[in-house]
The part of an RNA shown here (small-subunit ribosomal RNA, 3' major domain) has 481 nucleotides and comes from a metagenome. It matches the Rfam family "Bacterial small subunit ribosomal RNA". Its family is annotated with structural constituent of ribosome and ribosome in the Gene Ontology. The coordinates come from a structure-prediction model, not an experiment, and the mean pLDDT is 85.
Context: one part of a larger RNA
RNA sequence: UGACGGGGGCCCGCACAAGCGGUGGAGCAUGUGGUUCAAUUCGAUGCUACGCGAAGAACCUUACCUGGGCUUGAACUGCCUAUGAAAACCUUCACCAAGGGGAGGUCCUCUCUUCGGAGACAUAGGCAGAGGUGCUGCAUGGCUGUCGUCAGCUCGUGUCGUGAGAUGUUGGGUUAAGUCCCGCAACGAGCGCAACCCCUACCCUUAGUUGCCAGCGGGUCAGGCCGGGAACUCUAAGGGGACUGCCCGGGAUAACUGGGAGGAAGGUGGGGACGACGUCAAGUCAGCAUGGCCUUGAUGUCCAGGGCUACACACGUGCUACAAUGGGCGGUACAAAGGGUUGCCAAACCGCGAGGUGGAGCUAAUCCCAAAAAGCCGUCCGUAGUUCGGAUUGCAGUCUGCAACUCGACUGCAUGAAGCCGGAAUCGCUAGUAAUCGCUGAUCAGCAGGCAGCGGUGAAUACGUUCCCGGGCCUUGUACA
Numbered sequence: 001u002g003a004c005g006g007g008g009g010c011c012c013g014c015a016c017a018a019g020c021g022g023u024g025g026a027g028c029a030u031g032u033g034g035u036u037c038a039a040u041u042c043g044a045u046g047c048u049a050c051g052c053g054a055a056g057a058a059c060c061u062u063a064c065c066u067g068g069g070c071u072u073g074a075a076c077u078g079c080c081u082a083u084g085a086a087a088a089c090c091u092u093c094a095c096c097a098a099g100g101g102g103a104g105g106u107c108c109u110c111u112c113u114u115c116g117g118a119g120a121c122a123u124a125g126g127c128a129g130a131g132g133u134g135c136u137g138c139a140u141g142g143c144u145g146u147c148g149u150c151a152g153c154u155c156g157u158g159u160c161g162u163g164a165g166a167u168g169u170u171g172g173g174u175u176a177a178g179u180c181c182c183g184c185a186a187c188g189a190g191c192g193c194a195a196c197c198c199c200u201a202c203c204c205u206u207a208g209u210u211g212c213c214a215g216c217g218g219g220u221c222a223g224g225c226c227g228g229g230a231a232c233u234c235u236a237a238g239g240g241g242a243c244u245g246c247c248c249g250g251g252a253u254a255a256c257u258g259g260g261a262g263g264a265a266g267g268u269g270g271g272g273a274c275g276a277c278g279u280c281a282a283g284u285c286a287g288c289a290u291g292g293c294c295u296u297g298a299u300g301u302c303c304a305g306g307g308c309u310a311c312a313c314a315c316g317u318g319c320u321a322c323a324a325u326g327g328g329c330g331g332u333a334c335a336a337a338g339g340g341u342u343g344c345c346a347a348a349c350c351g352c353g354a355g356g357u358g359g360a361g362c363u364a365a366u367c368c369c370a371a372a373a374a375g376c377c378g379u380c381c382g383u384a385g386u387u388c389g390g391a392u393u394g395c396a397g398u399c400u401g402c403a404a405c406u407c408g409a410c411u412g413c414a415u416g417a418a419g420c421c422g423g424a425a426u427c428g429c430u431a432g433u434a435a436u437c438g439c440u441g442a443u444c445a446g447c448a449g450g451c452a453g454c455g456g457u458g459a460a461u462a463c464g465u466u467c468c469c470g471g472g473c474c475u476u477g478u479a480c481a
Stems, first nucleotide, its partner, number of pairs: 001481002003478003007475007015465002019429005026320008034311002042053002064306007076129009090102002093099001109120004131295002134293003140289002142284003145280001147278001152191006158167003171182003197272004202240007212229002216227003243266001246260005322422001326381007338369003343362002348357003388419001393414007435457007
């Protein structure tokens, strides 16, 4: 100087408390451990691994296993030699494929030329490279997680100290903040904080189609449907607006703080992007790059089939429930944000349905996906393992795809399991949040209970900081570095 303390002081954070909803019990989905297996490819492992790399494992992917092939090789570069073709077609090998062999047909190219040849391209042979998801993340780059959006981490000069180092950065206040004020042997500065950026909440200007429709006219069963309008909504570009600016109280007259006015919004308005010096030899050699090592008729490469989907168990994360604030049936409202031309697919018709036929429109504020769902109105059910719950299984189907046996999703009929609110323990959340309801998108032929977004309905509680966890500053002890 740090680190540590079941030392002290001060202060924060859904850290506790106060509340609301869960997990832990059930069934299923998914990941992991374990076990099994020819293989169940590899990585991730307290917080910070475990719906993680996977934003799509039937083949492919694929790295694993079994079997069968190839050896300058599936892809790429250079040199030498030879040839002028290659592709395509047929037949055989143990089934397929990869691959190998043989035969026939076609073809025998282009540019320059001093006609000797040279060059390009292709094939074959040879040589040197190749190739490796093989090892080392404890050789590395890059990127990422975490402490932590915590308020810290440093430097120059000066001063103090023999020196390590200190001071500044401590102190008194204050703040979300090393934020600001005051003081002070310090005076300044940098990286962080904040602001500048984006979205959202209010207003104005400009613009008016594909969006809008107040007034006028036409028309319809109805409908911005038409003429028209530029007001309103909206769209999207620019601007305004919030700064403790104003008033009162407190305070050192300061910083600041409590209250108030006005205002759409008030003291950082709400949200996002943004992550200091560093820590964990944290993670990644399997995204990529890369040193070293290893391999080279194989640890490379091609193909078929299988596996990654196994199952006595154990754990994590979820979904659906156990019902009446509910379930079934009928009727009827109101979104936002997205996607769409190898695509989204309307009307109409067929089918109980998944879906099929069909073909209009749309390169999309125009057309389509599209129905939003919870809600509201009416009605049935009456506490029952039930009209709750839907696992499991049987049969029959639909769609995608070369192909759904291993191993897809969905539909109909039948079957109806466990489950009556969950031990010890444990998680999330402070407001348009939790809870609850549906919608969209990426990936994608097909496959979403996961993920990333979007809106609808919309709470309860916070006395307080003693305690648990994590963190910041000062101080103290130390036989630790």